The RNA shown here (Glycine riboswitch aptamer) has 99 nucleotides and comes from Paratissierella segnis. RNAcentral holds the sequence, with entries from Rfam. Model confidence (mean pLDDT): 79 of 100. NCBI's taxonomy places the organism under Bacteria, Bacillati, Tissierellia, Tissierellales, Paratissierella. Of the family's consensus pairs, 94% are formed in the model.
Formats: sequence, structure tokens, C1' cells
RNA sequence: AGGAAGAUUACGGGAGAGACUUAUAUAGCACCGAAGGAGUAAUUUAUAGAAUUGCCAAUCUAUAUUGAAUCUCACAGGUAAAAGGACCGUAAUUGGACA
Repeated sequence: AGGAAGAUUACGGGAGAGACUUAUAUAGCACCGAAGGAGUAAUUUAUAGAAUUGCCAAUCUAUAUUGAAUCUCACAGGUAAAAGGACCGUAAUUGGACA
């Protein structure tokens, strides 16, 4: 000197579902799933038991543990516009894996 993942900011794109009802409170029913949140598979590890030939390893069973989401739940949020919005792109700042 080059510079990955990640983080932050700015700009652009960005879905779905009642601008429902009414006695006016954040009430009632109906719906959405892309802020956030919760749940979870294979797999990992440990313990105990079973069988085996004496032990270990491997195998099987049980309990705990590890374990992701655009899946599921619908808590939160949303169902005209505005705002928000997972995710994608660009730029800058940070970062410092790797070489």
C1' cells in the first nucleotide's frame, strides 16, 4: 500500500390486507404478514440405559444441550394518503478477516 464479513448514515426501489361499524372509547368485528418478538428441522455435545465377548469404539433408546428462515404463531405492528417497511442497489464513514 490492497482490503472480506459486520455496523452506521444518505439516496433510490419496495408488497399484502376494511379511508369497515358505531353508542366516540384507542371500543367492536373482519382481514394482512416484510419493523420488532416468540417457536422450530437436520446436525453438535453430555449423561443414563440396552445389547455385545472383559474394556474401548461403533449401534439403538431416553433426557438435556446446540440449532436457521422469506416457514409457523399472530404478542407487537399494519389494512386511503402520509409515515413506517423485510429485502435489493449505489455512495460515504467505520471495521480489519485475509494477503